[in-house]
RNA sequence: GGACGGCUAGCUCAAUGGCAGAGCAUCGCGUUUACAUCGCGGGGGUUACAGGUUCGAAUCCUGUGCCGUCCA
Repeated sequence: GGACGGCUAGCUCAAUGGCAGAGCAUCGCGUUUACAUCGCGGGGGUUACAGGUUCGAAUCCUGUGCCGUCCA
C1' cells in the first nucleotide's frame, strides 16, 4: 500500500427500512437471624463519527476514525 470483517447499555451480544432489546452486572423491594441463592420491579443508549437516500435509517449508499484477519 491492497482485500475482507467488526464498532449497539458497564460487559457479552440480538434487532426483516417501521416503539432500540436480552443475558450478566448495578439499584430498590420481598424472602433470610444475617449473607448467598431465588422472586418481583427500576434506572442505564449521540447504535464509532460526518454526510446522503427515504414518509421513516442501528439497518441502504459515500467518506473518516479505531480494532482484528489476510496479501504484498
The RNA shown here (transfer RNA) has 72 nucleotides and comes from a bacterium. Its Rfam family is "tRNA". It is annotated as a transfer RNA. Its mean pLDDT, the model's own confidence on a scale to 100, is 82.